[in-house]
Context: one part of a larger RNA
């Protein structure tokens, strides 16, 4: 390359959005590029394959057939794929009417709590541990009570919950703001799926410049513990954890499971929205979409297990793997201020 994988074996970019490309809804007419099927050129010999033949045989040679991908040209077919053209509502989108929500910025604000400060009570301990001590305290500690400052998080509500493209998001109002969901008409009329290359988002630690710093708490001092103890336990502590700008671009970025579309039994929580002629009166029971959990038939899996939220049956498109080690490394590109990301071999050796 064919082929065959990609939840756990190697293998799904961390998420989204999109040129170009590749796939693409129901009719109808039309063309005849793709396809079909005909006919005439061509397709060199040699090989190759079939028959016959010559060297004793065979390898070898010689004959005569076949056969051949393709490529032009010419007249045809038109069912499906493209092309034009012109309709259509089932995708997709819009619009009216509602819902839910820790979505998302940005400004104010609330109460507990912890540290601190100053006053007052009070008097000898506090604290910490397995058990201790380092450490705080008579220059009045802890405790208790008022008062004042700050920074950082929002208990209970809380849930298999909700919301978001992931990454995430949690007192309370307010603004400005995007998505999603039912419904019910009208409205456009294939506007759609994917998506290399590109952009954008993007936890934590990190980095820069400026600010802030209660509590925590790498690093670093001390006590213990030990054979040591650059640790696990304790007493203290700087960065940094918090905010503004700007970087970084990584993670067991995990459903270790790409998007989209469609079909394939059911049983049972539960969110959000509608319906209803059941009962009964405020909820239940059925019913419909949409998310979320469990458990399971078929079916598939090497098993584990998945099973309408597939990993089942199928169709697109798009990334990725190809034995372990070397090495996710080296050099080279390109990003960065650095740390480092990113692309990404080889010799060797098993």
């Nucleotide at each position: 390359u064919u082929g065959g994988g990609c939840g756990u074996a190697a293998a799904g970019c961390g998420u989204c959005c999109g040129c170009a490309g590749g796939c693409g809804g129901u009719c109808u007419a039309u063309u005849a590029a793709g396809u079909c099927a005909c006919a005439u050129a061509u397709a060199a010999a040699a090989g190759a394959c079939a028959g016959c033949g010559g060297c004793u045989c065979a390898a070898c040679c010689g004959u005569u057939g076949c056969a051949a991908c393709g490529u032009a040209u010419g007249a045809g077919a038109u069912a499906c794929u493209g092309g034009u053209a012109g309709a259509c509502u089932a995708g997709a989108g819009a619009u009216c009417a509602g819902u839910a929500g820790a979505g998302g910025u940005g400004u104010g604000u609330a109460g507990a709590a912890u540290u601190u400060u100053g006053c007052a009570u009070g008097u000898a301990g506090g604290g910490g541990u397995a058990a201790a001590a380092u450490c705080c305290g008579u220059u009045g500690a802890u405790a208790u009570g008022c008062a004042g400052a700050g920074g950082a998080a929002u208990a209970c509500c809380a849930a298999a919950a909700g919301c978001g493209a992931a990454a995430g998001c949690a007192g309370c109002a307010c603004a400005c703001u995007g998505g999603a969901c039912u419904g019910u008409u009208u409205c456009u009329g294939a506007c759609g799926c994917u998506c290399a290359g590109g952009g954008a988002c993007g936890a934590a630690a990190g980095c820069g410049u400026g600010g802030g710093u209660a509590g925590c708490g790498a690093a670093c001092g001390g006590g213990a513990u030990u054979a040591g103890a650059u640790a696990c336990c304790c007493c203290g502590g700087u960065a940094g954890u918090c905010c503004a700008c700007g970087c970084c671009g990584u993670a067991a970025a995990c459903g270790a499971u790409g998007g989209a579309u469609a079909c394939u039994c059911g049983g049972u929580g539960u969110u959000g929205c509608c319906u209803u002629a059941g009962u009964u009166u405020a909820u239940c029971g059925a019913g419909g979409c949409a998310g979320u959990g469990c458990c399971c038939a078929a079916g598939c899996u090497a098993a584990c297990g998945c099973g309408u939220u597939a990993a089942g049956u199928a169709u697109c498109c798009c990334g990725c793997c190809u034995g372990g080690g070397g090495a996710g490394u080296a050099c080279g590109g390109u990003c960065g201020c650095a740390a480092g990301a990113u692309u990404a071999a080889a010799a060797c050796u098993c």
A computed fold for a 350-nucleotide part of an RNA from an uncultured organism, annotated as small-subunit ribosomal RNA, central domain. The RNAcentral record of the full RNA draws on Greengenes.